[in-house]
RNA sequence: CCGCGGGAGAGAUUCGGGCCAUCGCGACCUUACCAUGCGAUGGCUCGAACGCCGAAGGUGCAAGCAACCCUGAAUCGCUCAGGCAAAAGGACCGUGG
Repeated sequence: CCGCGGGAGAGAUUCGGGCCAUCGCGACCUUACCAUGCGAUGGCUCGAACGCCGAAGGUGCAAGCAACCCUGAAUCGCUCAGGCAAAAGGACCGUGG
């Protein structure tokens, strides 16, 4: 460095817009189909707001380390980035090369 396995935490938050799907309403003499329109639900995406997490990355630091100077850590702190259903990611551990 690569493969395999394990691997935590925190709102499936709120508001607005767009797209897609489903259902309903409306629409004509009746039945069926049906443009446009409206509403609901779900999903995706964009933007904003507040709350939160910390184990990609980034960043900050003490005593002591023979004395002095410089420099020097982390699973500690900070949260810029990242993340807060699932998926993905994931410090680190195990294992094979």
The RNA shown here (Glycine riboswitch aptamer) has 97 nucleotides and comes from a marine eukaryotic metagenome. The RNAcentral record of the sequence draws on MGnify.